Source information: RNAcentral holds the sequence, with entries from Rfam. This is a predicted structure of a 290-nucleotide RNA (Metazoan signal recognition particle RNA) from Umbelopsis isabellina. Its Rfam family is "Metazoan signal recognition particle RNA". Its Rfam clan is "SRP clan". Its family is annotated with signal recognition particle, endoplasmic reticulum targeting and SRP-dependent cotranslational protein targeting to membrane, signal sequence recognition in the Gene Ontology. Rfam describes the family as follows. The signal recognition particle (SRP) is a universally conserved ribonucleoprotein. Rfam classes the family as a non-coding RNA gene. The coordinates come from a structure-prediction model, not an experiment, and the mean pLDDT is 76.
């Protein structure tokens, strides 16, 4: 020498008391005077600052007002543009009373059904019948040479509105053809030959089916041609010739609305401003002490 300050409250003022905020190596008793008792530097200015508080500004709540105009990086809605995506001259939009896709008439081709049909000429050959020529023969009969009819079979042509030389069945209604066991005839026996039942056979009397194919009707719909109607949507064509859509509530106008602005009052305490006090305070600078 020092053992605390400081703001608010108290109060005439301070100090005690209370609150709050900080310090120290520094307590205890006592209340308006000190005292015990510890410690060794003290006090002051500058600096810087925890903390504290007051005004402004801002914000929020209440209660009154305005809400005509005016304003507002308050909000809500619309509205135009831009940003961004995607498509787009390999053609975005618009248009066409466009074409097809819908729908119903005609026509025609087809396919089914039905019905009628499916012709001729020339040649050549085949088979059956019939008529004739000419010649033989005891008969049965044998040889010859032609017409005419029906029908087949293949070749060529090419008449018809059209058209195969198409397949197949019968043929026991004894009616046609061919082969024809027995059989009858005819024969000197006989060879043979006619007639033919049963019986078989199939170019080829005759009757039928069916399939090609021509024509006519009639039905039908996965076909075609125009035509007529209908047409929101898709496809397609022609003409224009660069936008078009969507997504975002970013951005920057514009319009409506609704809230705010003003008082007054109670409140927050904000990385905001402006000031006050302010414990502590390294380092500096003054005094000063056992």
């Nucleotide at each position: 020498a020092c053992c605390g300050g400081u703001a608010c409250c108290u109060u005439a003022g301070c100090g005690c008391a209370g609150u709050a905020c900080u310090g120290u190596c520094a307590a205890c008793c006592a209340a308006g005077c000190g005292g015990u008792g510890g410690u060794g530097g003290a006090g002051g200015g500058a600096u810087g600052a925890a903390u504290u508080u007051a005004c402004g500004c801002a914000u929020u709540g209440u209660g009154g007002g305005u809400u005509u105009a005016c304003g507002u990086c308050u909000c809500c809605a619309g509205u135009u543009g831009u940003c961004c995506c995607a498509c787009g001259u390999u053609g975005a939009u618009a248009a066409c009373a466009g074409u097809g896709u819908c729908u119903g008439g005609u026509u025609g081709a087809g396919a089914a059904u039905g019905a009628a049909g499916u012709c001729a000429c020339c040649a050549g050959u085949g088979u059956a019948g019939g008529c004739u020529u000419a010649g033989a023969g005891g008969a049965g009969u044998c040889u010859u040479a032609g017409c005419c009819u029906a029908c087949g079979c293949g070749g060529g042509u090419a008449u018809u509105a059209a058209a195969u030389a198409u397949g197949u069945g019968g043929g026991u209604a004894a009616c046609g053809c061919c082969a024809a066991a027995g059989u009858c005839u005819a024969g000197g026996u006989a060879a043979u030959a006619g007639a033919g039942c049963a019986u078989g056979g199939a170019a080829a009397a005759c009757c039928g089916c069916a399939a090609g194919c021509u024509u006519c009707a009639u039905u039908c719909g996965g076909c075609a041609a125009g035509c007529a109607g209908a047409u929101g949507g898709c496809a397609c064509g022609u003409u224009u010739a660069a936008g078009u859509g969507g997504a975002u509530c970013g951005c920057a106008g514009c319009u409506g609305g609704a809230a705010c602005g003003c008082c007054a009052u109670a409140g927050u305490g904000g990385u905001c401003g402006u000031g006050g006090a302010g414990a502590c305070u390294a380092c500096c600078c003054c005094u000063u002490g056992u």